RNA sequence: UUCUUAUCCAGAGAGGUUAAGGGAAUGGCCCGUUGACACCUCAGCAACCUUCAGCUCAAAAGCUGAAAAGGUGCUAAGUCCAACAAGUUCGAUAUGAACUUGAAAGAUAAGAA
Numbered sequence: 001u002u003c004u005u006a007u008c009c010a011g012a013g014a015g016g017u018u019a020a021g022g023g024a025a026u027g028g029c030c031c032g033u034u035g036a037c038a039c040c041u042c043a044g045c046a047a048c049c050u051u052c053a054g055c056u057c058a059a060a061a062g063c064u065g066a067a068a069a070g071g072u073g074c075u076a077a078g079u080c081c082a083a084c085a086a087g088u089u090c091g092a093u094a095u096g097a098a099c100u101u102g103a104a105a106g107a108u109a110a111g112a113a
Stems, first nucleotide, its partner, number of pairs: 001113008013042005021031003026082003043075003048071002050067007079105001084102007
């Protein structure tokens, strides 16, 4: 880097350094010199990997619960919202609005190449 699978309406911030951008990309809408973003330190959240217990199973494995030492991750806004397709309702012409489902893209984890 690519592929596969799972999850993405919950949760969790202080201090220091620095200085103008940042929120992936497009449109919007936000955050930001009352110092954002990034980095460092400490703290925290969660429970993917992990550990333990119970249950099911011929086995592989699966389910449930607990823990948080270790590997990651995360700590503005639902992945901030939309975008593409289908459907429903409203509207009554503006290829409009709202909602639902799915897809795409992205993020994270685990595994594989």
The prediction has a mean pLDDT of 82. The RNA shown here (SAM riboswitch aptamer (S box leader)) has 113 nucleotides and comes from Fictibacillus terranigra. The model forms 97% of the base pairs in the Rfam consensus.